[in-house]
RNA sequence: AUCUUAUCAAGAGCGGCUGAGGGGACAGGACCAAUGAAGCCCGGCAACCUGUUAUUUUUUCAAGGUGCCACUUCCUGCGGAGAAUAUUGCUCCGGAAGAUGAGAA
Numbered sequence: 001a002u003c004u005u006a007u008c009a010a011g012a013g014c015g016g017c018u019g020a021g022g023g024g025a026c027a028g029g030a031c032c033a034a035u036g037a038a039g040c041c042c043g044g045c046a047a048c049c050u051g052u053u054a055u056u057u058u059u060u061c062a063a064g065g066u067g068c069c070a071c072u073u074c075c076u077g078c079g080g081a082g083a084a085u086a087u088u089g090c091u092c093c094g095g096a097a098g099a100u101g102a103g104a105a
Base pairs, nucleotide, nucleotide: 002104003103004102005101006100007099008098013042015041016040017039021032022031026077027076028075029074043069044068045067048065049064050062051061073097078094079093080092081091082090
């Protein structure tokens, strides 16, 4: 890098160092940032794997391996439905893409 599968509206600092960018495809839009971005340390959240407890397809507890800690995966991009309008926009559903976990060759 490829394939399968589950989840993606909840949650998480008024700390330290540092100092200009950032939210992980691409494009557009709207945003965050010297009242401190990204990064590192500490701290925290959660419970996929794991362990544990009872049990029979569900429960309890822990936190070892990951992950995560502005904004729904920030929104839109493709298809469908609805109300209103007849330009554009709005709401909902699905898809695509992406992220993370587990597994496979």